[in-house]
RNA sequence: GCGAUCCCCCCUGGAGAGAGGCCCCACGCGAUGGGGUCCACCGAAGGAGCAAGCGCGGCAUCGCCCGCGUGAAUCUCUCAGGUAGAGCGGACAGCGGGGCAGCA
Numbered sequence: 001g002c003g004a005u006c007c008c009c010c011c012u013g014g015a016g017a018g019a020g021g022c023c024c025c026a027c028g029c030g031a032u033g034g035g036g037u038c039c040a041c042c043g044a045a046g047g048a049g050c051a052a053g054c055g056c057g058g059c060a061u062c063g064c065c066c067g068c069g070u071g072a073a074u075c076u077c078u079c080a081g082g083u084a085g086a087g088c089g090g091a092c093a094g095c096g097g098g099g100c101a102g103c104a
Base pairs, nucleotide, nucleotide: 001103002102006099007098008097009096011094012093013092018039020038021037022036023035024034025033040083041082042081046079047077048076049075053070054069055068056067057066058065
């Protein structure tokens, strides 16, 4: 000096599904709000599962055979979370900045 993957930060975009039933709190009553519970639903915080491949082992030996391990996602599950609008959150993507491995 260059600088991938990865990590951190700013900004921008960013989906789905219940204004459900019952009970409780607060208020004179109700609405709204909050909490509990039941049912239904969603997948994009987090969490869990696995395909090829790879590794180890089994057999007289070898293997496209068998077993075990490892193994990604926007896939699958739905524990957690969420389900009017707004707000918050939000996987992921883009611009910019920083750190680090490495190279010279």
This is a predicted structure of a 104-nucleotide RNA (Glycine riboswitch aptamer) from Hydrogenophaga crocea. Its mean pLDDT, the model's own confidence on a scale to 100, is 76.